A computed fold for a 1399-nucleotide RNA from an uncultured bacterium, annotated as small-subunit ribosomal RNA.
Its mean pLDDT, the model's own confidence on a scale to 100, is 82.
It matches the Rfam family "Bacterial small subunit ribosomal RNA". Rfam links the family to the GO terms ribosome and structural constituent of ribosome.

[in-house]
RNA sequence: AGAGUUUGAUCCUGGCUCAGGAUGAACGCUGGCGGCGUGCUUAACACAUGCAAGUCGAACGGACUUAAUAUGAAACCUAGUGAUUAUUAAGUUAGUGGCGGACGGGUGAGUAACGCGUGGGUAACCUGCCGUAUACCGGGGGAUAACACUUAGAAAUAGGUGCUAAUACCGCAUAAGCGCACAGGAUCGCAUGAUCCAGUGUGAAAACUUGGGAGAUUUAUCUCCCUGGGGUACAUGAUGGACCCGCGUCUGAUUAGCCAGUUGGCAGGGUAACGGCCUACCAAAGCGACGAUCAGUAGCCGGCCUGAGAGGGUGAACGGCCACAUUGGGACUGAGACACGGCCCAAACCCCUACGGGAGGCAGCAGUGGGGGAUAUUGCACAAUGGGGGAAACCCUGAUGCAGCGACGCCGCGUGAGUGAAGAAGUAUUUCGGUAUGUAAAGCUCUAUCAGCAGGGACGAAAAUGACGGUACCUGAGUAAGAAGCCCCGGCUAACUACGUGCCAGCAGCCGCGGUAAUACGUAGGGGGCAAGCGUUAUCCGGAUUUACUGGGUGUAAAGGGAGCGCAGACGGCAGUGCAAGUCUGGAGUGAAAGCCCGGGGGCCCAACCCCCGGAACUGCUCUGGAAACUGUGCGGCUAGAGUACUGGAGGGGCAGGCGGAAUUCCUAGUGUAGCGUUGAAAUGGCGUAGAUAUUAGGAGGAACACCCGUGGGCGAGGGCGGCCUGGCUGGACAGUAACUGACGUUGAGGGCUCGAAAGCGUGGGGAGCAAACAGGAUUAGAUACCCUGGUAGUCCAACGCCGUAAACGAUGAAUGCUAGGUGUCGGGGAGCAAAGCUUCCCGGUGCCGCCGCAAACGCAUUAAGCAUUCCACCUGGGGAGUACGUUCGCAAGAAUGAAACUCAAAGGAAUUGACGGGGACCCGCACAAGCGGUGGAGCAUGUGGUUUAAUUCGAAGCAACGCGAAGAACCUUACCAAGUCUUGACAUCCCCCUGACCGGACCGUAACGGGUCCUUCCCUUCGGGGCAGGGGAGACAGGUGGUGCAUGGUUGUCGUCAGCUCGUGUCGUGAGAUGUUGGGUUAAGUCCCGCAACGAGCGCAACCCCUAUCCCCAGUAGCCAGCAGUAAGAUGGGCACUCCGUGGAGACUGCCAGGGACAACCUGGAGGAAGGCGGGGAUGACGCCAAAUCAUCAUGCCCCUUAUGAUUUGGGCUACACACGUGCUACAAUGGCGUAAACAGAGGGAGGCGAAGGAGCGAUCCGGAGCAAACCCCAGAAAUAACGUCCCAGUUCGGAUUGCAGGCUGCAACCCGCCUGCAUGAAGCUGGAAUCGCUAGUAAUCGCGGAUCAGAAUGCCGCGGUGAAUAAAUUCCCGGGUCUUGCACUCACCACCCGUCA
Repeated sequence: AGAGUUUGAUCCUGGCUCAGGAUGAACGCUGGCGGCGUGCUUAACACAUGCAAGUCGAACGGACUUAAUAUGAAACCUAGUGAUUAUUAAGUUAGUGGCGGACGGGUGAGUAACGCGUGGGUAACCUGCCGUAUACCGGGGGAUAACACUUAGAAAUAGGUGCUAAUACCGCAUAAGCGCACAGGAUCGCAUGAUCCAGUGUGAAAACUUGGGAGAUUUAUCUCCCUGGGGUACAUGAUGGACCCGCGUCUGAUUAGCCAGUUGGCAGGGUAACGGCCUACCAAAGCGACGAUCAGUAGCCGGCCUGAGAGGGUGAACGGCCACAUUGGGACUGAGACACGGCCCAAACCCCUACGGGAGGCAGCAGUGGGGGAUAUUGCACAAUGGGGGAAACCCUGAUGCAGCGACGCCGCGUGAGUGAAGAAGUAUUUCGGUAUGUAAAGCUCUAUCAGCAGGGACGAAAAUGACGGUACCUGAGUAAGAAGCCCCGGCUAACUACGUGCCAGCAGCCGCGGUAAUACGUAGGGGGCAAGCGUUAUCCGGAUUUACUGGGUGUAAAGGGAGCGCAGACGGCAGUGCAAGUCUGGAGUGAAAGCCCGGGGGCCCAACCCCCGGAACUGCUCUGGAAACUGUGCGGCUAGAGUACUGGAGGGGCAGGCGGAAUUCCUAGUGUAGCGUUGAAAUGGCGUAGAUAUUAGGAGGAACACCCGUGGGCGAGGGCGGCCUGGCUGGACAGUAACUGACGUUGAGGGCUCGAAAGCGUGGGGAGCAAACAGGAUUAGAUACCCUGGUAGUCCAACGCCGUAAACGAUGAAUGCUAGGUGUCGGGGAGCAAAGCUUCCCGGUGCCGCCGCAAACGCAUUAAGCAUUCCACCUGGGGAGUACGUUCGCAAGAAUGAAACUCAAAGGAAUUGACGGGGACCCGCACAAGCGGUGGAGCAUGUGGUUUAAUUCGAAGCAACGCGAAGAACCUUACCAAGUCUUGACAUCCCCCUGACCGGACCGUAACGGGUCCUUCCCUUCGGGGCAGGGGAGACAGGUGGUGCAUGGUUGUCGUCAGCUCGUGUCGUGAGAUGUUGGGUUAAGUCCCGCAACGAGCGCAACCCCUAUCCCCAGUAGCCAGCAGUAAGAUGGGCACUCCGUGGAGACUGCCAGGGACAACCUGGAGGAAGGCGGGGAUGACGCCAAAUCAUCAUGCCCCUUAUGAUUUGGGCUACACACGUGCUACAAUGGCGUAAACAGAGGGAGGCGAAGGAGCGAUCCGGAGCAAACCCCAGAAAUAACGUCCCAGUUCGGAUUGCAGGCUGCAACCCGCCUGCAUGAAGCUGGAAUCGCUAGUAAUCGCGGAUCAGAAUGCCGCGGUGAAUAAAUUCCCGGGUCUUGCACUCACCACCCGUCA
């Protein structure tokens, strides 16, 4: 010191959360020792039991005990015992009396207060004990408790009679001093008054006693003296208290008025004392937005926690003050109380009781119950410190000192140290090689802090006295032994793997994790952190500048009041002079101690802790000396602010009146005839032959004022204001002049007044048009809407009121000053020039552009959102909510003020990239249009869905699945079903045993495989054996067309052969990003040219490759034949000119011309050329999108099966069939069908093959077997076409489905389930609804031919040639695509997002 979290990404605003510190804590897991602290925060709830305040016999009279002395009754009679009485001594003590129980100890209920804090005051006061000083203590009196007797009562206790003492009580004397009254003087004070001096009158005192000594009397006793204690009076000090005052001291205005002894006076009472403290009388005051009153909460402070500080929170322990003592009230005593362990009364509770009556108060220390998440022993001692009493000894002291319990906190120590690699074992993981745990352990060597054992043994205590305590501490022996856990490991935040689980179980502080490969759940291994603790929870501060004094904001994020006037308040021009309240500065007092901080020192080994000394600090308050700039204030001045006066012009400024024309509607009359009106198209309703609409003329009535005029124009505070060259009344601004006043100013509240669009409300008018509500018609799935026809409030008016709100917006409060410019416009003025005019300057208003500066950016920018000052208003996450309640206002509608519970982790602003738009601009494509031919209707073929089935195996699903995988399912294929069979297996590798083969042949058996029998039958050799093959066996393993294409590789489809997709450097921007790639042209093209903060580059385009179109060169068989010979025949000789074939070249490049264009790129036309502007076709598919397709081509992770989900066999199925869809074939006919006889291809294939001639058959085909591994032979007849003939528009001489019979071919086998032939049969169908497909030239259409697969089985697929068109050159629209731009709340990207209702 920051971090996470809004977004696809960015910047900002803004909340939430985390990391830190702290605690009287609690809870979970764990727990060795010691020191020092600390421990009912809740029920100021109730309390059993014990203790916590007594002491003094030196104040007093008794009583009792003991001892001594004296006395000596009665009795015995003698040594003596010894009742009784008196005195003395020692002691105990109930009572009287004194002092203390007002301290100490506890608690925080109450209290918002002079309660507390701080500083003052008392001239308005008191003060026991203590200190100092002065003067005294003389002489009397009467009682009373105790005690005795007795009465009542259960008791507590109370009463009666009688006796007695005092330092108990009461007079008297004395009066230094004091108080009071009266009058006098001096000094002082702001004042009431105070102090001192002298006078008169008057008032109030006392108590004795210990010890010692002396004297007297008959002992008792009395008197005197000394000392100590005690007492009285007065003064003073100290201590402690009381009262008064300034300032400070929580929240709420949804508490705004409060108060009747209330505020003051006079008189009296009361008090220690002032005072309405109390009483009587008089006056009517007093407090309050600077927050009274009321309500809620709370003991206050030193301090403590936190914080950089300012602050915020808190008020345990320690210290100061206050208050309280079961609750409420009251006084007594006393120096002091309205009294925790005193009294009285009342109340509640509780206890005793003989029922009549009594007793009690733990918020003292322990302890109990209860409450609670939670807080200790019914301990020891007065040894120390302190307190009370006492002369003292001493007594008392749950104050205190100690101990006990609790990891509750802080601090310290330990749980071992060194060495030790076979890197042991185990565990975890693994790519099986290893890696980690890990020098860790074991082993060896060593040590003894703590704990344990034994011995010694304190300080605290100055003479005695030690609870703690046989404690601290010291010494000794001896064993590594007795002593480690908790949390975390996705990011924030240090630390990772495996298994299990499978949106389940669970985690989570925030973001979030978990749906089969989870570093986030649980466990394990490993790791990280802290450590006798570690985590969690709660609370406080911090981070949070997130209430902003330090230190924030308000155009769009939350936030400027709708506007003005203006009271209080706040702030205020220039120069001078005084004062000194603020301010600054010096000094003094105070700010208790403790605490924090710094320095020094001491006690515990150190630390924590405790103590001592010094400093600093306590930022405050008070007193006082000084200064006079600033603020304030007094005084007299000034004119720059402000205002007045005069002159002038501008204006939809306001108010009331008058006038005007156009238009709508209505009424009357004329002309005129059949419709009008409305709409996208209509309809309803309506008007119209009783004459509408249209048109002409006249009239009525209400409302609004066209063009000028939507002008960045004017006026007004804002709302707002538009006919008039109409006059009246009236407000403000501006310019000019500089005569007057002299700061008169600015702002302006939760306080006041006024204005305030539209809608709405009340009363009364008015009502033409328009028009909420309402009615009807359309539209629509619906249409309580948009459109149409009607139509009521209302809109209009008032010398009538109310409401008080708007996106009342510039989303921008008012005022003043300062800070570059440019350019318009409105009003006024000045200067220059001879000027109708031109140029220029100034003031005021209103716009645009644009520096500096500001801003998150957008943007603002002398009309600030800049730089400053003053005042006001407002904001503090989103929702709930401008809602509820309360209050005020209102006739009402409603307005103003204005929460909380609960809930979310966001909500939001600006800008960026893309995608999208029934936004815009430009461009392209058989995209539309123009054409040609189809599909959709029929029959059949084929694929799919569905259904069915034992099975109808699986996959493909909009385009981009559906004659697709499948270039060919009778068995096989085959993955499916039924049944049978095998289990190391049909297939691969390894091991052991047996055999010599394997192969082949024959036979039995089976539905078949499996199974069984027989025959025949190896090689090499060093003779040990080896190779190979078959059979058998055990286990590692094989096997899987089982799952996951959403775990994958590879391959493919698609946008799309569309023209795009990116990078480096630079530049711009806070940034995401932009630029480049945009712009002007052009192209098939991001193709090229030009321009440009860009300059270059890459993947794509194009080209390079193949086929084809022309020519040339070379080559000339199996190809060709012009000329020569020759034939039935290019058969043959011969030749290679031509065709053709093969290789290699040439050719086309906008090269040339003209025009256009920018002198460019390029386009249009032309020439030449076989071909012309890419000549035609193919191959070639950028970055990416679709979690597209495929685990069944193949490969592959993980999961699953293992006598089966593997393997094998037979049979069946994939060929089913009410139906629906796709793709095709054949047709419906005359541009045709049929027949006859003729013509012309290309490209292919051929040995388990193509198969000629010849022959048989109507034919499929058969017999046959020449030739050919092919420019040689064969398939092989091309067909459409042309010619001739026939048919004559019909379900036909069209069409051929279906079916019957008879055959052919392939094959182990054509039943399910093949193809072909002949004869016969002769179905639907007469050109196809909505809709939809292909094609731009050798194309469509049409005609046949070949090939792959294949035993056989194409209408499919892949190729080949023949014949051979029509139309367009345009871009309005549909679809798809590209570029730019714009909007956006989308970014999984419009198949989006999202609102309401229901479940």